[in-house]
């Protein structure tokens, strides 16, 4: 001075006039009551009255009802380690893996020697793997020359051998490099890398450092089944919980009848100034120092105030524009999303000057 990383915070102020909900007190009138008094209204005054996410309703909880002896089976989630935490799929912090030059960031990160199972297209081969093109053709043949024979030479021809290079694929049975061979191969060696057994350190653990032996030398998907480990009853404030009218309901009591009685059954008036019920309408709790049950916190004007553009006379100027996203209905603690436009504070890279 540029360009990025990570956390954190703020996300309008004041006044004027209209308005609006909840709690007080006071005054009017009503309406019920003999009466104290109780309701609901009006209007004045005091006092309170969104958000960093109140928003998605994705985890978890409290609280309510229901359901449940214990133990398992199926379904379900969760799924490196260690701790927080009421708990959780969330915080922290480390491990591992990928990315970034870095600050830093991202991860559905248990097991593939406990079983089944999958690998499209290419390709010669893809689950105890294979030879298209190529390399050899040492062994035995064959063909050709040479030679009395034994044998020599040559040929890529047959059997056969091989996996260096080509090639194909996400993956193709370790990588380099000397030796080796007919040509090649961990066949043999040294180095790296990867596996496994032992060992020793460092950490609570995940894991990491190294040491020493086997040539031991393909591996890959469990957002395939499926093993392990741990965790999981269901509805949800329209749960739920009290109070409860009118009409009609349903039971008792009084009447009849069956009858000598008591039970029980029937049957009448749906008859009673009589008792009792369970619901419903309603109303209150549940409900919180905002709090309703069709949702109140709100409009306008004016001054500042940030931030951006432009302008000159360069000032404590002036013109213009921006000032978001969104709105509590049980409660509380995570995540997610969405956000005008700044501030704080640690770092990193890169160029320039000393």
């Nucleotide at each position: 001075c540029g360009a990025g990383u990570c956390g954190g915070u703020c996300g309008g102020g004041u006044g004027g006039c209209c308005g609006c909900g909840g709690c007080c007190a006071g005054u009017g009138g009503c309406g019920c009551a003999c009466a104290a008094g109780c309701g609901a209204u009006a209007c004045u005054g005091g006092u309170c009255g969104a958000g960093g996410a109140a928003g998605g309703u994705c985890g978890g909880g409290g609280c309510u009802c229901c359901a449940u002896a214990g133990g398992g089976c199926a379904g379900g989630g969760u799924g490196c380690u260690g701790g927080c935490u009421a708990a959780c799929g969330g915080c922290c912090a480390g491990u591992c893996g990928g990315g970034g030059u870095g600050a830093c960031c991202c991860g559905c990160a248990g097991g593939a020697a406990a079983g089944c199972g999958c690998a499209a297209c290419a390709g010669a081969g893809a689950g105890c793997a294979g030879a298209c093109c190529g390399c050899c053709g040492a062994u035995g043949g064959c063909c050709c020359g040479g030679g009395c024979a034994a044998c020599c030479g040559g040929g890529a021809u047959c059997a056969g051998g091989c996996a260096a290079g080509g090639g194909u694929g996400a993956a193709a049975c370790g990588g380099u490099g000397c030796g080796g061979u007919a040509a090649g191969a961990g066949c043999g060696c040294a180095c790296c890398a990867g596996c496994g057994a032992c060992c020793g350190g460092g950490g609570c653990a995940a894991u990491c450092c190294g040491g020493u032996c086997g040539g031991c030398u393909c591996g890959g998907c469990a957002a395939g089944c499926c093993c392990c480990a741990c965790c999981c009853g269901g509805a949800g404030c329209a749960a739920g919980g009290c109070c409860a009218a009118g009409c009609g309901u349903g039971g008792g009591a009084c009447g009849g009848g069956c009858g000598g009685c008591c039970c029980g059954u029937c049957c009448g008036a749906u008859g009673u100034c009589c008792c009792c019920a369970g619901g419903u309408a309603g109303g209150c709790c549940g409900c919180g120092u905002a709090g309703a049950u069709g949702g109140a916190u709100g409009g306008u004007c004016a001054c500042c105030g940030u931030c951006c553009g432009g302008g000159c006379u360069c000032g404590u100027c002036c013109c213009g524009g921006a000032u978001a996203c969104a709105g509590a209905a049980c409660c509380c603690c995570g995540c997610c999303u969405a956000u005008a436009g700044g501030c704080c504070g640690a770092c990193u890279c890169g160029c320039c000057g000393u």
Notes:
The RNA shown here (Bacterial RNase P class A) has 354 nucleotides and comes from an Actinomycetes bacterium. Its mean pLDDT, the model's own confidence on a scale to 100, is 78. The organism belongs to Actinomycetes, within Bacteria. It matches the Rfam family "Bacterial RNase P class A". Rfam describes the family as follows. Ribonuclease P (RNase P) is a ubiquitous endoribonuclease, found in archaea, bacteria and eukarya as well as chloroplasts and mitochondria.